[in-house]
A computed fold for a 150-nucleotide RNA from Evansella caseinilytica, annotated as FMN riboswitch aptamer (RFN element).

């Protein structure tokens, strides 16, 4: 000196089986799996209030999307600051980045039900969301501590 600050600690899932092949967990038949915030017509739970009661309503808290809105890794830029300075690491900003529709309820469905599709970063390798590899990293955030100041 600084408080938008500091610190711990958590923080991703997935090929069963077959085929074809020298050779595929990559192709082909089938399987499987869905970070993180937020919304919400999802479920559930107290707690109130009303009825005799069934119930109803209100208030809370917990839950509720992979395909609405945002986001994160991963890749590219500019700039800054370090180093052993064609170059490489950190930070800041910024930029790329994938996917739904039918039908039921219904007052209303981008979220319920039910059906049927879609999507899914680089690198390696027989063409990979699911192996193996940067990563015993990074990371949206989530929890919990202390402390300032009101």
């Nucleotide at each position: 000196a600084g408080a938008u600050g500091c610190c711990u600690u958590c923080g991703g899932g997935g090929u069963c089986g077959g085929g074809u092949g020298a050779a595929a967990u990559u192709c082909c038949c089938a399987a499987c799996c869905g970070g993180c915030g937020g919304u919400g017509a999802u479920g559930a739970a107290a707690u109130g209030a009303a009825u005799c009661g069934c119930u109803u309503c209100a208030u809370u808290u917990c839950u509720a999307a992979g395909u609405c809105c945002g986001u994160g890794a991963c890749c590219c830029g500019u700039c800054a600051u370090u180093a052993u300075u064609u170059u490489a690491a950190u930070g800041a900003c910024g930029g790329u980045g994938g996917a739904u529709c039918u039908g039921g309820u219904g007052a209303g469905a981008a979220u319920c039900c039910a059906g049927a599709g879609c999507c899914g970063a680089c690198a390696g390798u027989a063409u990979a969301g699911u192996c193996u590899g940067g990563a015993u990293g990074g990371g949206a955030g989530a929890a919990g501590g202390a402390u300032a100041c009101a």

Rfam family: FMN riboswitch aptamer (RFN element). Gene Ontology term of the family: FMN binding. Of the family's consensus pairs, 100% are formed in the model.